[in-house]
RNA sequence: UGAGUCAGCUGGGCAAUUGCCGCUUGUUGGAUAAUACGCGCUUUGCGCAUAAGGAAGAUGAGGGGAGGAAAGUCCGGGCUCCAAAGAGCAGGGUGCCAGGUAACGCCUGGGGGGUGAGAACUCACGGCGAGUGCAACAGAAAAUAUACCGCCCUGAUCCGAUUUUAAUCGGCGAUGGGUAAGGGUGAAAUGGUGCGGUAAGAGCGCACCGCGCAGCUGGUAACAGCUCGUGGCUAGGUAAACCCCACCUGGAGUAAGGCCAAAUAGGAAUCUCAUAAUGUUGCUCGCAUUGGAUUCGGGUAGGCUGCUAAAGGUCUGCGGUGACGUAGGCUAUAGAUGAAUAAUUGCCCUCGACAGAACCCGGCUUAUAGGCUGGCUCACCUU
RNA sequence: GCGGGCGUAGUUCAGCGGCAGAACAUCAGCUUCCCAAGCUGAGAACGCGGGUUCGAUUCCCGUCGCCCGCUCCA
Numbered sequence: 001u002g003a004g005u006c007a008g009c010u011g012g013g014c015a016a017u018u019g020c021c022g023c024u025u026g027u028u029g030g031a032u033a034a035u036a037c038g039c040g041c042u043u044u045g046c047g048c049a050u051a052a053g054g055a056a057g058a059u060g061a062g063g064g065g066a067g068g069a070a071a072g073u074c075c076g077g078g079c080u081c082c083a084a085a086g087a088g089c090a091g092g093g094u095g096c097c098a099g100g101u102a103a104c105g106c107c108u109g110g111g112g113g114g115u116g117a118g119a120a121c122u123c124a125c126g127g128c129g130a131g132u133g134c135a136a137c138a139g140a141a142a143a144u145a146u147a148c149c150g151c152c153c154u155g156a157u158c159c160g161a162u163u164u165u166a167a168u169c170g171g172c173g174a175u176g177g178g179u180a181a182g183g184g185u186g187a188a189a190u191g192g193u194g195c196g197g198u199a200a201g202a203g204c205g206c207a208c209c210g211c212g213c214a215g216c217u218g219g220u221a222a223c224a225g226c227u228c229g230u231g232g233c234u235a236g237g238u239a240a241a242c243c244c245c246a247c248c249u250g251g252a253g254u255a256a257g258g259c260c261a262a263a264u265a266g267g268a269a270u271c272u273c274a275u276a277a278u279g280u281u282g283c284u285c286g287c288a289u290u291g292g293a294u295u296c297g298g299g300u301a302g303g304c305u306g307c308u309a310a311a312g313g314u315c316u317g318c319g320g321u322g323a324c325g326u327a328g329g330c331u332a333u334a335g336a337u338g339a340a341u342a343a344u345u346g347c348c349c350u351c352g353a354c355a356g357a358a359c360c361c362g363g364c365u366u367a368u369a370g371g372c373u374g375g376c377u378c379a380c381c382u383u
Numbered sequence: 384g385c386g387g388g389c390g391u392a393g394u395u396c397a398g399c400g401g402c403a404g405a406a407c408a409u410c411a412g413c414u415u416c417c418c419a420a421g422c423u424g425a426g427a428a429c430g431c432g433g434g435u436u437c438g439a440u441u442c443c444c445g446u447c448g449c450c451c452g453c454u455c456c457a
Stems, first nucleotide, its partner, number of pairs: 001379010012348007020065002023062006032053001038048004067354001071365002074363005079253004086285004091249005096110005111125001112123004126244002131242002133238002148183002150179004158171005191209006210233001211231003214227005257305004267296006276290005298456002312331008349352001384453007393407004401437001409425005430446005
């Protein structure tokens, strides 16, 4: 200098004017209210007298007002209700090991497989040496292996030669048997190479490699290494096939749930009624309620709460390889409900991507123009 | 906002590891003087992207689109 890889940050800026949604506050306003307290009386009430505080509304000031993904709703947790939720079964989820965490399917570190020259990246990575199943087509055979072509042994009948018949030799090769070297099929064919061995062959024997088992050593573990150990190979693939093993798991969701107000035909039909029905959101038990469930019909279309300060953010020290933990300091930062966070103008630049909160938080996944910073690797050049 | 379901010919549905089928519709031929009906034949599809598997419409993951339900009295 070029190419690459990993990690982090940013996500148009400035000014003016006009709006919108919360919060704080000033002024105004005067609902509540002729109500409370008080006094009197013939005391379920009536009469007399009479506030404080200060609601709605109006108007002014100050300060705040979308994201890294607010998204998908794929996981986990908080919170609320169902019995502060119980037991069993079914179902679902996760799946190398260790750690982190409120928890997780997330993250960190490590092991193993794969890719790359490397930095690095990547893997649903328990079990088919429990059981059951599956493998179209092709092929002999698709799973306790088998034998189509081939190779080897046997050698009926027939033919030929020698020949007096017998017999001997040669050819063809039926039949019976051996074989798994070679060919061919397939995604996949029952260890590989070499030597010996054999009728031909074969872990049949041996050496090396591979694999399993056992022991030892190292490591918390996954796992790795070693042995002149042992097995002659037995144990092919598929569990994102059923399944087995280990661990986790009750359900519903803020339209949960709590409160106030308004309104009425508290109506009709069906099912069921205590050995019942309904709820406990798959089933059984247990528990709770006594009338309940479903549908139709009727009414109300108002408000408050939950609601945002939270496992929060950030800085420093310490512990840890790291995720993270811990101590101290600093900080206050949307809360709408037809739903605000915008519009116009001017200037500047590299001319601006994906995209808009709806109970909250931790993750994952997906979308994303451009810009900035740092670590590391490789190639070339120079010293 | 929360929850649930579904994507297969033009349309409505099957199929759920091994060559994707039916009905209606479309087109062509036969039949008819012509049309309809009928008969014969043809074309036409697994929403998209990855993964598992020898093989995926089917199993798994992601993504896109569509549909349905959920206020109070109660």